[in-house]
């Protein structure tokens, strides 16, 4: 730059001293102790590794093909699991561990509302930007 994921899940403890939740508004968290570091601990399953499963490609076997050979596509059957795709496992390589990414920002849509106007405000839902993690 690309690709997936993000309404699940999972903290104690030292040390440290005032900030965090990326950015902006909001609305939160914090001296009953914030960031950062450090030590245990859990989660969770993106990558590694391993097992399982014939589901879907592939492959092998029949059919196709009764009389040289022998071929596709449909249909059937198979397992020595190559590749995908479901299930497990460990936990090696990384993440994470208040709140949906804590919500909102840009369009579009439905609803309710008033003063009947409405380029506005609230509720939902879908897209999008931007972020964050993972793998290329």
């Nucleotide at each position: 730059c690309u690709c997936a994921u993000c309404c699940a899940g999972a903290g104690g403890g030292g040390u440290g001293g005032a900030g965090g939740g990326a950015u902006c508004g909001g609305c939160c968290c914090u001296g009953c102790g914030a960031a950062g570091c450090c030590c245990c601990g859990g989660c969770a399953a993106c990558c590694c590794u391993c097992c399982c499963g014939a589901c879907g490609c592939a492959c092998u076997c029949g059919u196709u093909a009764a009389a040289c050979a022998a071929g596709c596509a449909g249909c059937g059957a198979g397992g020595c699991a190559g590749c995908g795709c479901g299930g497990g496992a460990c936990a090696g390589g990384u993440g994470c561990c208040a709140a949906a990414u804590c919500c909102g920002a840009c369009c579009c849509g439905u609803g309710a509302c008033c003063a009947a106007g409405g380029u506005g405000g609230c509720a939902c839902g879908g897209g999008g930007c931007a972020g964050a993690u993972g793998a290329g």

RNAcentral holds the sequence, with entries from MGnify.
SAM riboswitch aptamer (S box leader) from uncultured Actinomadura sp., 136 nucleotides, folded computationally.
Rfam family: SAM riboswitch aptamer (S box leader). Gene Ontology term of the family: regulation of gene expression.
NCBI's taxonomy places the organism under Bacteria, Bacillati, Streptosporangiales, Thermomonosporaceae, Actinomadura.
The prediction has a mean pLDDT of 78.
Of the family's consensus pairs, 97% are formed in the model.